[in-house]
Molecule: Bacterial RNase P class A
Organism: Pseudomonadota bacterium
RNA sequence: AAAGCCGGUCAGACAACCGCUGCCAUGCGAAUGGGAGAGGAAAGUCCGGGCUCCACAGAGCAGGAUGCCGGCUAACGGCCGGACGCCGCGAGGCGAGGAACAGGGCCACAGAGACGAGUAAACCCGGUCCGCCGGGUGGACGUGAAACGCGGUAACCUCCAUCCGGAGCAACACCAAAUAGGCAGACGAUGACGCGGCUCGCCGAGUCUGCGGGUAGGUGGCUGGAGCCGGUCAGCAAUGGCCGGCCUAGAGGAAUGGUUGUCCACGACAGAACCCGGCUUAUCGACCGACUUUCCCC
Repeated sequence: AAAGCCGGUCAGACAACCGCUGCCAUGCGAAUGGGAGAGGAAAGUCCGGGCUCCACAGAGCAGGAUGCCGGCUAACGGCCGGACGCCGCGAGGCGAGGAACAGGGCCACAGAGACGAGUAAACCCGGUCCGCCGGGUGGACGUGAAACGCGGUAACCUCCAUCCGGAGCAACACCAAAUAGGCAGACGAUGACGCGGCUCGCCGAGUCUGCGGGUAGGUGGCUGGAGCCGGUCAGCAAUGGCCGGCCUAGAGGAAUGGUUGUCCACGACAGAACCCGGCUUAUCGACCGACUUUCCCC
């Protein structure tokens, strides 16, 4: 230098103006000012967990998942390390792995035979028209991936071990009208209630109070968290401990946009909706680091 391989980072930059959604401050309010505002995958919803409600003495059945050894983790089917197998000159990549002496199934073609039986010689018995036929013992050569060996296959069922209760933020909780039901109490045909305050009078069957469920509507759940950044220590690593710093969307028809200017390598895939850890898939390009092979120069 070229071609590779592995890990990581970024995802047009800057500025001005006008908008949109939360938050904070001032203000009675209108408003003003400040500050914040999508991703590495926010996606698929494939695995695992937090959280919420329901169920639940304990255990089991059914069903599902996983399956070398060790470690990490809240947990995992994820990740890390190691052994082994395959691929690659190499850096490296990929891997579906318990049990075949519990049992069932299957093993193409060829072959007598694929686990059931038995082929050709050879031997024995019987029969015979002397060519051979029947029965028993016996077991080659060859075929084939595998030939009798307790064969192979569990990516066929199964068995064993371990794990899994169900549903999901439209979960769930709180406040709570109008109307119509419900429950309890009091009064009421010896006349309640009503007729604007009182009495008389009239009318004639309900009236009043309390409680409770629930709808519309509203609020919470809702983003400070297994959080991010930096340093240090332990560890090969995944990861964990400690110290310091930081606050970084939270809507509810649902904001995150538009215009202009300058510059460049001319900008991909794509957009939150309870949260988090993974996996998978999509993705113009750029950069950083470790390493491999080949060639050249010193």